[in-house]
RNA sequence: UAGUUAUCAAGAAAGGUGGAGGGACUAGACCCUUUGAAGCCUUAGCAACCCUUUGUGUCAGAAACAAAGAAGGUGCUACAUUCUAUCACGUCAUAUACGCGACAGAUAACAC
Numbered sequence: 001u002a003g004u005u006a007u008c009a010a011g012a013a014a015g016g017u018g019g020a021g022g023g024a025c026u027a028g029a030c031c032c033u034u035u036g037a038a039g040c041c042u043u044a045g046c047a048a049c050c051c052u053u054u055g056u057g058u059c060a061g062a063a064a065c066a067a068a069g070a071a072g073g074u075g076c077u078a079c080a081u082u083c084u085a086u087c088a089c090g091u092c093a094u095a096u097a098c099g100c101g102a103c104a105g106a107u108a109a110c111a112c
Stems, first nucleotide, its partner, number of pairs: 003110006013043005021032003026085004044077003049073002051069006081104001086102002089099003
């Protein structure tokens, strides 16, 4: 980098450094930010994808499922993935609007 599967309205911040941006890209809206943005470092935390233990399962294993856990690998720690946009569907007489899904994106595991 592209692919498959799963999840994404829950949860969890301080310090140092830095010095003007940031909330993925484009546009709009709404926000955060010199009472210090991004980035980097340290520490702490959250979660439970991988993982660990136990049980069910089986002739025995495996898969799968359930419960508990947090040592390790990732990830994350303003706002729903901040909201809207494009497409499909539903409600609606139509549009708007609302809802829902796809697409896109993020993360994990697997595969190359």

Background
SAM riboswitch aptamer (S box leader) from Muriicola soli, 112 nucleotides, folded computationally. The organism belongs to Muriicola, within Bacteria. The sequence is in RNAcentral, with records from Rfam.